The prediction has a mean pLDDT of 88. Large-subunit ribosomal RNA, domain IV from a metagenome, 330 nucleotides, folded computationally.
Context: one part of a larger RNA
């Protein structure tokens, strides 16, 4: 000097650092005591205090009284640190076997759609028998979205989808077959050639011909969407108000520099001596917004951000020790 499931440390006590990471603190049992908030269950072991050995007597015990020793009595070991504010997700659960445990998935609960039973859906090789669904029957089964609970969930059906409608338009195979081509018995012709019934055969107009599409409606907890410009109040500023253009309709409630804010370390307030983070506001929302849910929310969380108390070798600033190496000798 290096390593380690190590130990101790004056004074200070997070000054370390992205960040208290790591370590330290706390800890068991009994007693006292316990706030905001709240879904009245909880929060809660909240927080914060006190006690704990041995001997004698009494007592069923809990315990009471008296006595004894130590620096120290849950004498070792084992065994919660705590509090405040906020985001997200209600919760217990689940997950990337081998870098991610989470705010992701799931979840009870909510809504919509499909399905009347040989159900829908699905497996079975495209098609089958057959199976699951289900020895179930719409309070059931399947699919989709949302995600406890509370208060709510606005406007747009023009487009796309879905559902319904059937008058008209369009429309396939097919039907029908106007018209027309080929062939030729025969006829005409001196010949070349021409005409050509019937049959067979090629093409083929008009007309008839479903679903679909067009068309007409409905439908948003279906896919989705939810404006611009100009002016205006007796200081200024602002604009309740007016005008105009466009649209299917122009974003309601609530929230808002947000897990969303570019400008941005926005501005103001709080906390600090000092705060790009944090908390509370403001609203000019680059580019929130209502089941790809909106806003709240007690409880919960090895989640994320901020703060404080306690505590500490994280640090000021390192020192000493232990074990193993290195090193010296052999």
């Nucleotide at each position: 000097c290096c390593c380690u499931a190590c130990g101790u440390g004056a004074a200070g006590g997070a000054a370390c650092u992205c960040g208290g990471c790591a370590a330290a603190u706390u800890a068991a049992c009994c007693c006292c005591g316990u706030a905001a908030g709240u879904u009245a269950g909880c929060g809660a072991u909240a927080a914060g205090g006190g006690g704990u050995g041995c001997c004698c007597u009494c007592g069923c015990a809990a315990g009471a009284g008296g006595g004894c020793c130590a620096c120290a009595g849950g004498a070792a070991a084992a065994c919660g640190a705590c509090a405040g504010c906020u985001g997200c997700g209600a919760c217990u659960g689940u997950u990337u076997a081998c870098u991610a445990a989470a705010a992701a998935c799931a979840c009870a609960g909510g809504u919509c759609u499909c399905u009347g039973c040989g159900a829908a859906g699905u497996c079975g090789u495209c098609a089958a028998a057959g199976g699951c669904g289900a020895c179930g029957u719409a309070u059931a089964g399947a699919g989709a979205c949302u995600g406890a609970c509370g208060c709510u969930u606005g406007c747009c059906c023009g487009c796309u989808g879905u559902u319904g409608g059937a008058a008209c338009g369009u429309u396939a195979a097919g039907g029908u077959g106007a018209c027309u081509g080929g062939u030729u018995a025969g006829c005409c012709g001196c010949a070349a050639g021409g005409c050509g019934a019937g049959g067979c055969u090629g093409g083929g107009a008009a007309c008839c011909g479903a679903a679909g599409c067009g068309c007409c409606a409905a439908u948003g907890a279906a896919g989705g969407g939810c404006g611009g410009c100009c002016g205006u109040a007796a200081c200024u500023a602002u604009g309740a108000c007016g005008g105009u253009c466009c649209u299917a309709a122009g974003g309601u409630a609530g929230c808002g520099a947000a897990a969303u804010u570019c400008c941005u370390u926005g501005u103001c307030g709080g906390g600090u001596a000092a705060g790009u983070u944090c908390c509370g506001a403001c609203c000019c929302g680059c580019a929130c917004g209502a089941a790809u849910a909106g806003c709240g929310u007690a409880a919960c969380g090895a989640c994320a951000g901020c703060u404080g108390u306690a505590c500490u070798g994280u640090c000021u600033c390192c020192a000493c020790g232990a074990g193993g190496g290195a090193c010296u000798c052999g």
Rfam family: Bacterial large subunit ribosomal RNA. For this family Rfam cites "Crystal structure of the ribosome at 5.5 A resolution" (Yusupov et al., Science, 2001). Its family is annotated with ribosome and structural constituent of ribosome in the Gene Ontology. The full RNA is in RNAcentral, with records from SILVA.